Background:
The RNA shown here (Glycine riboswitch aptamer) has 98 nucleotides and comes from a soil metagenome. Its Rfam family is "Glycine riboswitch aptamer". Rfam describes the family as follows. This family represents the bacterial glycine riboswitch. Its mean pLDDT, the model's own confidence on a scale to 100, is 77.
[in-house]
RNA sequence: UCGCGCGGGAGAGUCUUCGCGGCCCCGGCCGGACCGGACGCGAAGCGCCGAAGGGGCAAAUCCUCCCCGGAACCUCUCAGGCGCCAGGACCGUGCGGG
Numbered sequence: 001u002c003g004c005g006c007g008g009g010a011g012a013g014u015c016u017u018c019g020c021g022g023c024c025c026c027g028g029c030c031g032g033a034c035c036g037g038a039c040g041c042g043a044a045g046c047g048c049c050g051a052a053g054g055g056g057c058a059a060a061u062c063c064u065c066c067c068c069g070g071a072a073c074c075u076c077u078c079a080g081g082c083g084c085c086a087g088g089a090c091c092g093u094g095c096g097g098g
Base pairs, nucleotide, nucleotide: 001097002096003095004094005093006092007091008090013046015045016044017043018042019041020040021039025037026036027035028034047082048081049080053078054076055075056074061069
């Protein structure tokens, strides 16, 4: 320094609208049908986050000047993300390679 395993690991709407769906969950009435809600999936819209990746930049840097180079958790938000899961820079740890 690279890879893999394990542990930890933040931020931002489970927003709005529409369509589809079924275990048949809740309600409307006893049943059926239907309607509504919740849930799942997809699409669109607006708002937002930044710690995968990606883009951008300063000083130091030289005897002096010019050019080039010149980092990031800084910045941009393309990508990605905004319930859970997953992902996740980075930290710790074990193993292996250069």